A computed fold for an 85-nucleotide RNA from Betaproteobacteria bacterium UBA1934, annotated as c-di-GMP-I riboswitch aptamer. The model forms 95% of the base pairs in the Rfam consensus.
[in-house]
RNA sequence: ACUGUAAAAGGGCAAACGGGGCGUAACCUCCGGACGCAAAGCUACAGACCCGACCGGCCAGGCCGAGGGUGGCUGAGUUGCACGU
Numbered sequence: 001a002c003u004g005u006a007a008a009a010g011g012g013c014a015a016a017c018g019g020g021g022c023g024u025a026a027c028c029u030c031c032g033g034a035c036g037c038a039a040a041g042c043u044a045c046a047g048a049c050c051c052g053a054c055c056g057g058c059c060a061g062g063c064c065g066a067g068g069g070u071g072g073c074u075g076a077g078u079u080g081c082a083c084g085u
Base pairs, nucleotide, nucleotide: 001085002084004083005082012037013036017032018031019030020029021028035072041078042077043076045075046074047073048070049069050068051067055065056064057063058062
């Protein structure tokens, strides 16, 4: 440097679910817990999906938008341990 991972070593993260908290909600966060993950480290730029109380448009109690969220949905960017070449 490649962005490759067969076996290892030291490790790391933490799904579902249960409990506390926040929020309209999606979700997030803390504790427990492990389904799994070589980036399941970080980043909402693009796509996709989820929510959408208040506000705006159409207006049927609905739909759409604004707005919010998901990095363990994908891409992309960026950082990193070990080994291999």

Taxonomically the source falls in Betaproteobacteria (Bacteria, Pseudomonadati, Pseudomonadota).